Record summary: A computed fold for an 83-nucleotide RNA from a Betaproteobacteria bacterium, annotated as c-di-GMP-I riboswitch aptamer. The prediction has a mean pLDDT of 80. Of the family's consensus pairs, 95% are formed in the model.
[in-house]
């Protein structure tokens, strides 16, 4: 730099679920706890989901706005073999 998840070694993160906080709410964060994951490391650029308290605009609702990297795509970076 490529390629891989085939054998391996050193590991990592952490779903549902309880429990605490927070937030109108999706959800997020500690703490337990593993379903899984070769990037389930990090980005809200593109698609797609969900949510609506306040603000526009109309009052069937729609705009702005907030969430989801463990929805998919993309961008960036790391281990380890092998070439």
């Nucleotide at each position: 730099g490529g390629a891989u998840a085939u054998c391996a070694a050193a590991g990592g993160c952490a779903a549902a679920c309880c429990u605490g906080a927070u937030g109108u709410a999706a959800g997020u964060c500690a703490g337990g706890g593993a379903c899984g994951c070769a990037a389930a490391g990090c980005c809200a650029c593109g698609g797609g989901g969900c949510c609506a308290c306040c603000g526009g605009c109309a009052u069937u609702g729609c705009c702005a706005g907030g969430c989801c990297a463990g929805c998919c795509g993309g961008g960036u970076u790391g281990c380890a073999u092998c070439u």